[in-house]
Context: one part of a larger RNA
RNA sequence: CUCUCGUUAAGGAACUCGGCAAAAUUGCCCCGUAACUUUGGGAGAAGGGGUGCCCCGUUAGCGUGAAAGACUUCGCGUCCGGAGCGUGAGGGGGUGACACUAAAGAGGCCCAAGCGACUGUUUAGCAAAAACACAUCUCUCUGCUAACUCGUAAGAGGACGUAUAGGGAGUGACACCUGCCCGGUGCUGGAAGGUUAAUAGCUUCGGUGAUUCUUCGGAUGAGCUGCGGCUUGAAGCCCCAGUAAACGGCGGCCGUAACUAUAACGGUCCUAAGGUAGCGAAAUUCCUUGUCGGGUAAGUUCCGACCCGCACGAAUGGUGCAACGACUUGGGCGCUGUCUCAACGAGGGAUUCG
Numbered sequence: 001c002u003c004u005c006g007u008u009a010a011g012g013a014a015c016u017c018g019g020c021a022a023a024a025u026u027g028c029c030c031c032g033u034a035a036c037u038u039u040g041g042g043a044g045a046a047g048g049g050g051u052g053c054c055c056c057g058u059u060a061g062c063g064u065g066a067a068a069g070a071c072u073u074c075g076c077g078u079c080c081g082g083a084g085c086g087u088g089a090g091g092g093g094g095u096g097a098c099a100c101u102a103a104a105g106a107g108g109c110c111c112a113a114g115c116g117a118c119u120g121u122u123u124a125g126c127a128a129a130a131a132c133a134c135a136u137c138u139c140u141c142u143g144c145u146a147a148c149u150c151g152u153a154a155g156a157g158g159a160c161g162u163a164u165a166g167g168g169a170g171u172g173a174c175a176c177c178u179g180c181c182c183g184g185u186g187c188u189g190g191a192a193g194g195u196u197a198a199u200a201g202c203u204u205c206g207g208u209g210a211u212u213c214u215u216c217g218g219a220u221g222a223g224c225u226g227c228g229g230c231u232u233g234a235a236g237c238c239c240c241a242g243u244a245a246a247c248g249g250c251g252g253c254c255g256u257a258a259c260u261a262u263a264a265c266g267g268u269c270c271u272a273a274g275g276u277a278g279c280g281a282a283a284u285u286c287c288u289u290g291u292c293g294g295g296u297a298a299g300u301u302c303c304g305a306c307c308c309g310c311a312c313g314a315a316u317g318g319u320g321c322a323a324c325g326a327c328u329u330g331g332g333c334g335c336u337g338u339c340u341c342a343a344c345g346a347g348g349g350a351u352u353c354g
Stems, first nucleotide, its partner, number of pairs: 001349008010340002014338001019335001027051005036041001038173001052095005061087004069079003096100001108333007115325002120132002137170006148157003174320004179250003184247002186243005193238003200231004205226004212219002251269005278312001279309001290306005
């Protein structure tokens, strides 16, 4: 110097990103226990008191229940009986200590807020969470050889199930709710019209050219083949509707009230429709340490409001919410070597000397 411990005057978080770490609390019995609440909880809330040993004392009581006796249907039966053993509050008296769950083991608590309802799950080896899951709710597909998944197939799962079932997607207990937009994309339905493939039919023209005729020049021309044209021709697409707990979206400018300010009101442009309820400087607010209030002597954090929401908002759910959380944030009581500010001690190690 370092590691692991122990103790510490006065103060008591002044330490620090942050009470990290440590200290404190701790068993049992009794008293007592708030807001809030889903009436279950919250709750061991909080906060107090007691606790050793001896005697009264074989305490009261409780548990078990022997012998003897009586009855007997004779039984491992019934009644009576209370010995012995075990357990044991409460009360009174006494007694020793600084200290009696005398060592060890054994909750610190409260207030407020955020997020997630909860118990669970997770990054084996830097993350345990507000992430995942969850019960609930909703949409959607599926009538059974189900949909869907695996497999080239056979086949298998789904399921030896049958719509109160099974698959997919989202949301995420519960309470109150969940507004407007179908123009785009998707999905579902529709089939009048437009467009549209192979195919089939007809056919112009080109190449080749069997056959037949021939005046030997050629003519005829099946078949094969090539480029096209017309007719036929389904789904799809165009088209027409529906659908947002489908993917998603949810405006701008100007003016106006008898102080000023503001604008219930009016005008205008655009849109598919212009953000409803609720919440709001928020896990979302740039400006920003917004402004006001609370808490502090002093508060970029925190809590309550305001609303000018850069850029909240309703199952990519909105707002609340008891209980719960090794979650996050702020405050307080207790407690302490975290600190003012360090000291001493114990045992390991390093180092030095031998």
A computed fold for a 354-nucleotide part of an RNA from a Candidatus Omnitrophota bacterium, annotated as large-subunit ribosomal RNA, domain IV. The RNAcentral record of the full RNA draws on ENA. Lineage of the source: Bacteria > Pseudomonadati > Candidatus Omnitrophota. Its Rfam family is "Bacterial large subunit ribosomal RNA".